[in-house]
């Protein structure tokens, strides 16, 4: 230096041929249950979908720049 992957909630991910309001599982919080505690049951809260900018009536979703990780080749 060049190629290719990946970045969405605390933590692992799903979701992208552009479209109703962004999602699941653990974990966190309140009830319930128990003598108590896990286990079940209900319920909430928790996100500028890595950053900036373009196309669009709309954009996590496409295009460009950039940054961070991981991988390959020099």
């Nucleotide at each position: 230096g060049g190629g290719c992957c990946u970045g969405u909630a605390g933590c692992u991910c799903a979701g992208u041929u552009g479209g109703c309001u962004a999602g699941a599982g653990c974990g966190c919080c309140c009830c319930g249950g128990u003598c108590g505690c896990a286990u079940c049951g209900g319920g909430g809260a928790g996100g500028u979908c890595g950053a900036g900018g373009g196309u669009u009536c709309a954009a996590c979703u496409c295009c460009c720049u950039c940054c961070a990780g991981g991988u390959c080749c020099a």
The RNA shown here (transfer RNA) has 74 nucleotides and comes from a bacterium. The prediction has a mean pLDDT of 81. Rfam family: tRNA. By type it is a transfer RNA.